[in-house]
The prediction has a mean pLDDT of 83.
This is a predicted structure of a 73-nucleotide RNA (transfer RNA) from a Nanobdellota archaeon.
The sequence is in RNAcentral, with records from ENA.
It matches the Rfam family "tRNA". It is annotated as a transfer RNA.

RNA sequence: GCCGUUGUAGCUCAGUAGCUAGAGCAUCGCUCUCAUGAGGCGGGGGUCGGGGGUGCGAAUCCCUCCAACGGCA
Numbered sequence: 001g002c003c004g005u006u007g008u009a010g011c012u013c014a015g016u017a018g019c020u021a022g023a024g025c026a027u028c029g030c031u032c033u034c035a036u037g038a039g040g041c042g043g044g045g046g047u048c049g050g051g052g053g054u055g056c057g058a059a060u061c062c063c064u065c066c067a068a069c070g071g072c073a
Stems, first nucleotide, its partner, number of pairs: 001072007010025004027043005049065005
């Protein structure tokens, strides 16, 4: 320098035939217990790496930049 993969909640990841985002764990509250934990019930938490574009509408398509990893030189 070229090619590719990945970048979504605190963590690990789903969601890529476009129609306003989910799970598990963690966390908070309640319940249970003499108490802790486990179990049960419920809640909060992200606008999807940054910017731009197409479109009625984008995490999902296109362009560009950034970061991590891998391959080739």